This is a predicted structure of a 346-nucleotide part of an RNA (small-subunit ribosomal RNA, central domain) from a metagenome. The full RNA is in RNAcentral, with records from SILVA. Model confidence (mean pLDDT): 85 of 100.
Context: one part of a larger RNA
RNA sequence: UUGGGUUUAAAGGGUGCGUAGGCGGAUUUGUAAGUCAGUGGUGAAAUCUUGCAGCUCAACUGUAGAACUGCCAUUGAUACUGCAAGUCUUGAGUACAUAUGAUGUGGGCGGAAUGUGUAGUGUAGCGGUGAAAUGCUUAGAUAUUACACAGAACACCGAUUGCGAAGGCAGCUCACAAAACUGUAACUGACGCUGAGGCACGAAAGCGUGGGGAGUGAACAGGAUUAGAUACCCUGGUAAUCCACGCCUUAAGCGAUGAUUACUCGAUGUGUGCAAUACACCCUACGCGUCCUAGCGAAAGCGUUAAGUAAUCCACCUGGGGAGUACGAUCGCAAGGUUGAAACUC
Numbered sequence: 001u002u003g004g005g006u007u008u009a010a011a012g013g014g015u016g017c018g019u020a021g022g023c024g025g026a027u028u029u030g031u032a033a034g035u036c037a038g039u040g041g042u043g044a045a046a047u048c049u050u051g052c053a054g055c056u057c058a059a060c061u062g063u064a065g066a067a068c069u070g071c072c073a074u075u076g077a078u079a080c081u082g083c084a085a086g087u088c089u090u091g092a093g094u095a096c097a098u099a100u101g102a103u104g105u106g107g108g109c110g111g112a113a114u115g116u117g118u119a120g121u122g123u124a125g126c127g128g129u130g131a132a133a134u135g136c137u138u139a140g141a142u143a144u145u146a147c148a149c150a151g152a153a154c155a156c157c158g159a160u161u162g163c164g165a166a167g168g169c170a171g172c173u174c175a176c177a178a179a180a181c182u183g184u185a186a187c188u189g190a191c192g193c194u195g196a197g198g199c200a201c202g203a204a205a206g207c208g209u210g211g212g213g214a215g216u217g218a219a220c221a222g223g224a225u226u227a228g229a230u231a232c233c234c235u236g237g238u239a240a241u242c243c244a245c246g247c248c249u250u251a252a253g254c255g256a257u258g259a260u261u262a263c264u265c266g267a268u269g270u271g272u273g274c275a276a277u278a279c280a281c282c283c284u285a286c287g288c289g290u291c292c293u294a295g296c297g298a299a300a301g302c303g304u305u306a307a308g309u310a311a312u313c314c315a316c317c318u319g320g321g322g323a324g325u326a327c328g329a330u331c332g333c334a335a336g337g338u339u340g341a342a343a344c345u346c
Stems, first nucleotide, its partner, number of pairs: 004317003007300002012314001014201004021194003025088007033081002035077008049065006091191001092188003095184003100179001103177007110154001114150008125136002162169002206247006215241002220236004258313006266291008295302002319346003328339004
């Protein structure tokens, strides 16, 4: 490189937007760049190759042909691609209308629980475990009542639910912002798909500065357990968890399944609209689930939400270890991230 692959064997980028590039709906006319055909020129010789001939054969050599798959010029062809001009509406978008959702950002408010403080009642235990002990408590704990304060999370509803590009999103309410869907078919007229680089977003943990700190709780201390126990269990407890701003940019970032488009047997649950309104349940559009036929698959299984049948574009794989390491480059305050070998070995 060809060929083959990427749910689970190696392999889909964490996700989106988008530059270059690649690819691209229907129709008419022109052009003739790509494309196709003819002709002419050139494509040195040797080599390669075919026939014949010469050294006793062969290697080797001679001779004739073919070939030299190319390039240039010229004459034509016009289906497809390109280019130029115009048209179309089904792809894509716009407009108007309705309703939907834990979609985002920023405010305000709420109750339960927990902890703490103060005061009252009240007296000897509380707490914890497999059993205990450390711990708290006559300086009055635990329990209970009232009041106050604080921070964090939002029971029930709640679901195989819904929304979001992914990460993710859940008390109530207000403001601002975004989105897909449905209906109408009024407008634009291919404006599209994908997308190397690039840019933006990106759980948790971690980092910087300043706040906050109830509960939980790495580290740490003590008590147990044990042969030991740097653990599991218990009592405490710092960072962290929370907020604001700025970094970090990684995950089993998973559906372990890239995006878009078309086509392909059925059954069923459910969400949102349209339509319909007892002649109701059907139908229809877009989602979210479950089962199954053909087909596919090594099988498990997938099966209109494909891993089926096809097309376009991107990413990635090529035996195990060494190794996601070293070196270099680059990003970062750091921790580290990205890119990413080889020797050697089996």